RNAcentral holds the full RNA, with entries from SILVA. This is a predicted structure of a 247-nucleotide part of an RNA (large-subunit ribosomal RNA, domain VI) from Candidatus Altarchaeales archaeon WOR_SM1_79. Its mean pLDDT, the model's own confidence on a scale to 100, is 82. The source organism's lineage runs through Archaea, Nanobdellati, Candidatus Altarchaeota, Candidatus Altarchaeia and Candidatus Altarchaeales.
Context: one part of a larger RNA
RNA sequence: UGUUUACCUGAGGGGCAGGUCCAGUUAGUACGAGAGGAACACUGGGUCGGGGCCUCUGGUCUAUCAGUUGUCUGACAAGGCACUGCUGAGUAGCUACGCCCUAUAUUGGUAAAGGCUGAAAGCAUCUAAGCCUGAAACAAUCCCCAAAAAGAGGUAAACUAAGACGCUUGUAAAAGACAAGUUUAAUAGGUGAGGGGUGUAAGUACCGAGGCAACGAGGUAUUAAGCCCACUCAUACUAACAGUCAU
Numbered sequence: 001u002g003u004u005u006a007c008c009u010g011a012g013g014g015g016c017a018g019g020u021c022c023a024g025u026u027a028g029u030a031c032g033a034g035a036g037g038a039a040c041a042c043u044g045g046g047u048c049g050g051g052g053c054c055u056c057u058g059g060u061c062u063a064u065c066a067g068u069u070g071u072c073u074g075a076c077a078a079g080g081c082a083c084u085g086c087u088g089a090g091u092a093g094c095u096a097c098g099c100c101c102u103a104u105a106u107u108g109g110u111a112a113a114g115g116c117u118g119a120a121a122g123c124a125u126c127u128a129a130g131c132c133u134g135a136a137a138c139a140a141u142c143c144c145c146a147a148a149a150a151g152a153g154g155u156a157a158a159c160u161a162a163g164a165c166g167c168u169u170g171u172a173a174a175a176g177a178c179a180a181g182u183u184u185a186a187u188a189g190g191u192g193a194g195g196g197g198u199g200u201a202a203g204u205a206c207c208g209a210g211g212c213a214a215c216g217a218g219g220u221a222u223u224a225a226g227c228c229c230a231c232u233c234a235u236a237c238u239a240a241c242a243g244u245c246a247u
Stems, first nucleotide, its partner, number of pairs: 002159007012145004018048008031036001049102005057096004064089005069082005106140003113133004163245003166182005187239003190235005195229004203222005210215001
């Protein structure tokens, strides 16, 4: 660059988004006396690169659960500190070592190079004038950004309400921004259920090597217990209120 919303154009910029190899078929064919021995096209796979994802396999997991050492809280229980004290597991998330996708064709002007016509130089010559071909390169085609492109673009609607702040948040995030919601509500917390993690809590009862007894490491049962969850669903119990700017 009137404002807001929605949708576009594309000057210009970026991209490598694909590359390569092997095998089968073509075919023991074309070709070749034989020896030998292709290609176009089609199919399948590997590898490098690119994009996405976390169902599986792994990694991490200073959420969490359990075991355990020293010490402290008078004892038990429950805890603090010691690199997260150390150790064994470990969901979500994030990840690769894991999984999925990675397709086809064309056009234009050219390079090296190959040519046509053709003089200077009665010949010859791809070159001097002129013309035709020609590459995984270049430019399009494909993907992304893009009207701050000051030549500041276009279409539609509205034009004093749209909007913004505030507040609850995350699919977003350095700050801004972006996105969801704000009671006509599932936005976050809580609660319930589901699905998961750990691995059987405390208390009590019994058993327990011994021991006069007190006591007693430990074991069994109650107990797939107890504790916990970043996930899913449900549920207004709590908080999204009150309000402000703009006009």